[in-house]
């Protein structure tokens, strides 16, 4: 000087029930039955797909992935 990967910061970001019951100030807490795959994990040499333990099923959260700015560690 460079700057993978990871890291913050901002934006987009799917899918499935805003059933029904009892309850709570309250989108709270719990049970039932039905369903999503895209945090994460398991299963496979790997990929693909599979499974759904945990998450999740109006908003809101949250989110694989993606694009931008920023420090900044590596290799050179």
């Nucleotide at each position: 000087g460079a700057g993978c990967a990871g890291c913050u910061u901002c934006u987009g970001g799917a899918g499935a029930g805003u059933u029904c019951g009892u309850u709570u100030a309250u989108u709270u807490a719990c049970g039932a039955c039905g369903c999503c795959g895209a945090a994460g994990g398991a299963u496979u040499c790997a990929c693909a797909a599979u499974c759904u333990c945990a998450g999740g099923c109006a908003a809101a959260a949250g989110g694989a992935c993606a694009g931008a700015a920023g420090a900044g560690u590596a290799a050179c």